[in-house]
Context: one part of a larger RNA
RNA sequence: UUGGGUUUAAAGGGUGCGUAGGCGGUUGUGCCAGUCAGAGGUGAAAUCUUGUAGCUUAACUAUAAGCUUGCCUUUGAAACUGCAUAACUUGAGUGUAGAUAAGGCAGGCGGAAUGUGAUGUGUAGCGGUGAAAUGCUUAGAUAUGUCACAGAACACCGAUUGCGAAGGCAGCUUGCUGGGAUACAACUGACGCUGAUGCACGAAAGCGUGGGGAUCAAACAGGAUUAGAUACCCUGGUAGUCCACGCAGUAAACGAUGAUUACUAACUGUUGGCGAUAUACUGUCAGUGGUCAAGCGAAAGCGAUAAGUAAUCCACCUGGGGAGUACGUGCGCAAGCAUGAAACUC
Numbered sequence: 001u002u003g004g005g006u007u008u009a010a011a012g013g014g015u016g017c018g019u020a021g022g023c024g025g026u027u028g029u030g031c032c033a034g035u036c037a038g039a040g041g042u043g044a045a046a047u048c049u050u051g052u053a054g055c056u057u058a059a060c061u062a063u064a065a066g067c068u069u070g071c072c073u074u075u076g077a078a079a080c081u082g083c084a085u086a087a088c089u090u091g092a093g094u095g096u097a098g099a100u101a102a103g104g105c106a107g108g109c110g111g112a113a114u115g116u117g118a119u120g121u122g123u124a125g126c127g128g129u130g131a132a133a134u135g136c137u138u139a140g141a142u143a144u145g146u147c148a149c150a151g152a153a154c155a156c157c158g159a160u161u162g163c164g165a166a167g168g169c170a171g172c173u174u175g176c177u178g179g180g181a182u183a184c185a186a187c188u189g190a191c192g193c194u195g196a197u198g199c200a201c202g203a204a205a206g207c208g209u210g211g212g213g214a215u216c217a218a219a220c221a222g223g224a225u226u227a228g229a230u231a232c233c234c235u236g237g238u239a240g241u242c243c244a245c246g247c248a249g250u251a252a253a254c255g256a257u258g259a260u261u262a263c264u265a266a267c268u269g270u271u272g273g274c275g276a277u278a279u280a281c282u283g284u285c286a287g288u289g290g291u292c293a294a295g296c297g298a299a300a301g302c303g304a305u306a307a308g309u310a311a312u313c314c315a316c317c318u319g320g321g322g323a324g325u326a327c328g329u330g331c332g333c334a335a336g337c338a339u340g341a342a343a344c345u346c
Base pairs, nucleotide, nucleotide: 004317005316006315007300008299012314014201015200016199017198021194022193023192025088026087027086028085029084030083031082033081034080035077036076037075038074039073040072041071042070048066049065050064051063052062053061054060091191092188093187094186095184096183097182100179103177104176105175106174107173108172109171110154114150115149116148117147118146119145120144121143125136126135162169163168206247207246208245209244210243211242216240220236221235222234223233258313259312260311261310262309263308266291267290268289269288270287271286272285273284274283295302296301319346320345321344328339329338330337331336
């Protein structure tokens, strides 16, 4: 470079917004840059291919044509791409209406549980385990009643549920705020899709400063177990877990499945609309599950939410190890993250 791939064999970026770029709906008219056709010039010779001739053949030589797929000039064509212009409404967006959800941020409130403190009752154990012991307890524990305080998480409802771009989001309530779906078809009139660089968001753990500290619990200590036990089990227990602000930027960040659009048998649930009214009937739009036809697939399986049939754009892969390492560079307080080899070896 060409071809082939990316659910599980190597391979989809963690997610979005979006610059350049690439690609792009319907109709008319014009231009003729791309495109196509004709003509001319040039594209050295040799080589190469084909035909013919010569030397008895061959090699070889000669000759004619081709090849030279190109470039330049010129005359035309106008379907397609492009450009310009005029329109269109189905893509996209706006508007109106009533619904909809753990979507986000900030505040207020609530009960159960846990722990602690105070106090009452009460007496010898409690706790823990496979069995024990460490531990707590006559300075009165455990249990039980009352009162108080603290922090964290929100049982039931709860679901194969819902919402969000992903991460993620769950007690109740108030304020602010984002979104999608549906119905209507009033408005704009291609305003679209994708998206290198970039920017923003991004679980948990971790880091910085200041708070908070009930529970749980890396580290650590003790008790067991064991041949040993730097573990699994038990008793304790500090960072952390929580909040505010800032950093970090990674995960099996998974549907291990990039985004968008169109098309392709059925059956069966469920969520939100529409359907005047009703959880009626029949349907339909948008989601979310299950069983499957065709098709696909190495198979497992996927199967209108495709891994089917096609199109556009981006990302990524090219034997195992060495290695996501070294070096360099960028970012970071650090931890480290990003980019990312080779020798050698099988």